The RNA shown here (c-di-GMP-I riboswitch aptamer) has 76 nucleotides and comes from Desulfocapsa sulfexigens. The sequence is in RNAcentral, with records from Ribocentre. Model confidence (mean pLDDT): 80 of 100. Taxonomically the source falls in Desulfocapsa (Bacteria, Pseudomonadati, Desulfobulbia, Desulfobulbales).
């Protein structure tokens, strides 16, 4: 230096909920909060799951799983 296992938490994000706000709607942000997170960082490329539409179609979700991708600490 590069892979691979196994890990810690100074710091780091933040689920229900509550409140304001945006949205037809799943859902988004902001603040409060703390179930949990070691990629619970970032990509809708596949499935999944949820909302709109008569339909085609269009959306949401990265804290449902794959994947690409980028990264800290110090261990074998």
């Nucleotide at each position: 230096a590069u892979a691979g296992c196994a890990g810690u938490u100074u710091g780091c994000c933040a689920a229900a909920c509550u409140c304001a706000u945006c949205g037809u709607a799943a859902g988004g942000u902001g603040a409060g909060g703390a179930c949990g997170g070691a990629a619970a960082g970032c990509c809708a490329c596949g499935g999944g799951u949820c909302c709109u539409u008569u339909a085609g179609a269009g959306g949401a979700u990265a804290g449902c799983c794959g994947g690409g991708u980028u990264g800290c600490c110090a261990g074998c």